RNA sequence: CACUAAAAAAGGCAAAACCAUUGAAAAAUGGUGACGCAAAGCUAAAGGGGCUAAGACACUUUUUAAAUGUUAUGGCCAGCCAGUUGCCGGU
Numbered sequence: 001c002a003c004u005a006a007a008a009a010a011g012g013c014a015a016a017a018c019c020a021u022u023g024a025a026a027a028a029u030g031g032u033g034a035c036g037c038a039a040a041g042c043u044a045a046a047g048g049g050g051c052u053a054a055g056a057c058a059c060u061u062u063u064u065a066a067a068u069g070u071u072a073u074g075g076c077c078a079g080c081c082a083g084u085u086g087c088c089g090g091u
Stems, first nucleotide, its partner, number of pairs: 002091003012037002017032006035079001041084003047081002049077004055071004060066002
């Protein structure tokens, strides 16, 4: 430097669910909790993908409003792929 994640050591992270807070929502943060993870570290301000409809518009009705539909240059997801940095061990 490249490849690798079978075993060992030292550690790390923390899914779902529940509770609290924020938010329209997706979701985030904290607590409890471990499904898993060798990058489950970082990057969403420029790759792909996914999620979100408060607002706006359309339409209907029983019209101070509600239902349905459309709309994402906004928001969110790095534990979907990706980019980037990198510990121990092995080859």
Source information
This is a predicted structure of a 91-nucleotide RNA (c-di-GMP-I riboswitch aptamer) from a Bacillota bacterium. The prediction has a mean pLDDT of 79. The source organism's lineage runs through Bacteria, Bacillati and Bacillota. Its Rfam family is "c-di-GMP-I riboswitch aptamer". Gene Ontology term of the family: cyclic-di-GMP binding.